[in-house]
This is a predicted structure of a 72-nucleotide RNA (transfer RNA) from Treponema sp. JC4. The RNAcentral record of the sequence draws on ENA and Rfam.

């Protein structure tokens, strides 16, 4: 330098055009003599960034940044 994959919440992670699941953590609550466990609730509408396509974009396209792998 080239190619490919990935970037989604504090952490892990799904989704492949119709306004973002789940698990863990945190916080609040129930329970308990107090805790732990269990159960219930809470937590991203700037989805790496900037544009474009579309009635509508996490999803498609372009550029760009970062990480990893491969090729040279």
């Nucleotide at each position: 330098g080239g190619u490919g994959u990935g970037g989604u919440a504090c952490c892990c992670a799904a989704g492949c055009g119709g306004u973002a699941a789940g698990g863990g953590a945190u916080c609040g609550g129930u329970c308990u003599g107090c805790a732990a466990a269990a159960c219930c609730g809470u937590c991203a509408u700037u989805g790496g960034u900037u544009g474009g396509u579309u009635c509508g974009a996490c999803u498609c396209c372009a550029a760009u940044c970062c990480a990893c792998a491969c090729c040279u």